[in-house]
Molecule: Bacterial RNase P class A
Organism: Bryobacteraceae bacterium
RNA sequence: GCCGCCGGACAGGCAGUCGCUUCCGGCAACGGAAGAGGAAAGUCCGGUCUCCGCAGGGCGGCGUGCCGGCUAACGGCCGGGGGGAGCGAAAGCUCCCACGGAAAGUGCCACAGAAAACAUACCGCCUUCUCCUCCGGGGGGAGGUAAGGGUGAAAAGGUGCGGUAAGAGCGCACCGCGGCCGGAGUAAUCCGGCUGGCAGGGUAAACCCCACGUGGAGCAAGACCAAAUAGGAGGGGAGGAGUUGCCCGCUCCGUUCGACUCUCGGGUAGGUUGCUCGAGCCCGCCAGCAAUGACGGGCCUAGAGGAAUGACUGCCGCCCCGUAAGGGGAACAGAAACCGGCUUACCGUCCGGCGGUCCUC
Numbered sequence: 001g002c003c004g005c006c007g008g009a010c011a012g013g014c015a016g017u018c019g020c021u022u023c024c025g026g027c028a029a030c031g032g033a034a035g036a037g038g039a040a041a042g043u044c045c046g047g048u049c050u051c052c053g054c055a056g057g058g059c060g061g062c063g064u065g066c067c068g069g070c071u072a073a074c075g076g077c078c079g080g081g082g083g084g085a086g087c088g089a090a091a092g093c094u095c096c097c098a099c100g101g102a103a104a105g106u107g108c109c110a111c112a113g114a115a116a117a118c119a120u121a122c123c124g125c126c127u128u129c130u131c132c133u134c135c136g137g138g139g140g141g142a143g144g145u146a147a148g149g150g151u152g153a154a155a156a157g158g159u160g161c162g163g164u165a166a167g168a169g170c171g172c173a174c175c176g177c178g179g180c181c182g183g184a185g186u187a188a189u190c191c192g193g194c195u196g197g198c199a200g201g202g203u204a205a206a207c208c209c210c211a212c213g214u215g216g217a218g219c220a221a222g223a224c225c226a227a228a229u230a231g232g233a234g235g236g237g238a239g240g241a242g243u244u245g246c247c248c249g250c251u252c253c254g255u256u257c258g259a260c261u262c263u264c265g266g267g268u269a270g271g272u273u274g275c276u277c278g279a280g281c282c283c284g285c286c287a288g289c290a291a292u293g294a295c296g297g298g299c300c301u302a303g304a305g306g307a308a309u310g311a312c313u314g315c316c317g318c319c320c321c322g323u324a325a326g327g328g329g330a331a332c333a334g335a336a337a338c339c340g341g342c343u344u345a346c347c348g349u350c351c352g353g354c355g356g357u358c359c360u361c
Stems, first nucleotide, its partner, number of pairs: 001357010012316007020035006037332001041343002044341005049218004056248004061214005066080005081099001082097006100209002105207002107203003122149002124145009157175006176198001177196008222273004232264005239253004280299005286293002318329004
């Protein structure tokens, strides 16, 4: 220098002219100030806030699922452990993981295969009996076996030695597995020793079990002011609402004066607030591996109405073409109560770390 991986930042700048929205000043003309994003997006999680009676009991449902930490909280983040994949001789680096339980029970496991789970025996191997024979061998019966072959995604531990008629944890060594003990670690877990020839397939993103969590609705929440009302006609009607599923409980309305509901017809549908000062932003410093937190200083930065945040010009900067003059290009997208995450979209530029390769000293 080039290539690859990982992480982070930015998302053109300045000036002028003409507009738009909100606010401030002004009687007005007019003047001044502020005015989109890293995702404002998807609305997938978690919260703040508000209301429902501060939401009671049981069942169900739903969510989460290695350990520790962070946080207001989380399914998020950080660190660690375990498993898997890629590169590499190794050390290591990077990426991925719904990562509790299959020795509680139930279910399922296509095709192939003898057998998909109380194991079994197709081809084989071995023993024995018997029949046939062209004397090479072949067939049948009884039994042993699970080494070898074959099927499959998966076949009741693996490798080796011994052993045996052939074999087999049958015996032994190592690995694996279970139990006990010790050590390291907050823990997940790791390491070591002793012991048992040794339980037994997989699947929980199948039911299920275990642990923890979970009341509901949402700013069209809600509050205030003002307006409208004939509560009209006809039918159903003993229940209806708070209150997502069921039962119980509680509260309110109602069962002659009819709650609630269906059809027809009529009226109102305007304003204020909630509303943007907040788990806020910037800088510095300290603690911590980090996520993050503490402290000090500074700052105020959209708040609406179906919706403003734009257009043009000049100069400079970036990329591409061109010797030059010059020409061309610049993404994804766009607030609606607010905040923290995740995910998805995105032209390019810059910075840092790691790995590979080449050149030079």